The RNA shown here (transfer RNA) has 73 nucleotides and comes from Candidatus Hodgkinia cicadicola.
NCBI's taxonomy places the organism under Bacteria, Pseudomonadati, Pseudomonadota, Alphaproteobacteria, Candidatus Hodgkinia.
RNA sequence: GCGAACAUAGCUUAGCUGGUAAAGCGCAAUCUUGCCAAGGUUGGGAUCGGGUGUUCGAGUCACCUUGUUCGCU
Numbered sequence: 001g002c003g004a005a006c007a008u009a010g011c012u013u014a015g016c017u018g019g020u021a022a023a024g025c026g027c028a029a030u031c032u033u034g035c036c037a038a039g040g041u042u043g044g045g046a047u048c049g050g051g052u053g054u055u056c057g058a059g060u061c062a063c064c065u066u067g068u069u070c071g072c073u
Base pairs, nucleotide, nucleotide: 001072002071003070004069005068006067007066010025011024012023013022019056027043028042029041030040031039032038049065050064051063052062053061
């Protein structure tokens, strides 16, 4: 220099053919117990790496760009 993959909540991951983002762990509150541990219930938290475009509608499609990893030269 060329090509490919990945980037979504504090962490690990889902997300169908484009229809408005989910789960586990963790966190907070609360219940059970004399206390702890353990368990139950409820709740907060991500405009999806950044930008532009297409579309009635984009995590998803197109282009540009940043970072990480891998391959080729």